[in-house]
Predicted 3D model of a 74-nucleotide RNA (c-di-GMP-I riboswitch aptamer) from a marine sediment metagenome.

RNA sequence: AAAUGGUAAACCCAGCGUGAGUUGGGGACACAAAACCAUGGAUCUGUAAUAAUACAGACCGCCAGGUUGCCGAA
Numbered sequence: 001a002a003a004u005g006g007u008a009a010a011c012c013c014a015g016c017g018u019g020a021g022u023u024g025g026g027g028a029c030a031c032a033a034a035a036c037c038a039u040g041g042a043u044c045u046g047u048a049a050u051a052a053u054a055c056a057g058a059c060c061g062c063c064a065g066g067u068u069g070c071c072g073a074a
Base pairs, nucleotide, nucleotide: 006031007030011026012025013024014023015022016021029061035067036066037065039064040063041062043058044057045056046055047054048053
C1' cells in the first nucleotide's frame, strides 16, 4: 500500500448532571491505535476570594506519556 474488519464528529431524539459534559438510539466528519489509562500539561465547569489563587469536577477525537492491538506488497 492493499485486505478482513473496527470506532463514530457535527446534528436530531430520549434520559442523567447546577454545569462543563455524559448514557442509549439514529447519523457519518474523520481516525492504524479515534483501544484503554486523568499520570504531566492545555482547555472547560462549579464553589470560595477584592484579587492573586485554592479545592472539587469535566475532557484521552487537544498535546505529551504509559499499557495493549490488526494486516504484511515495498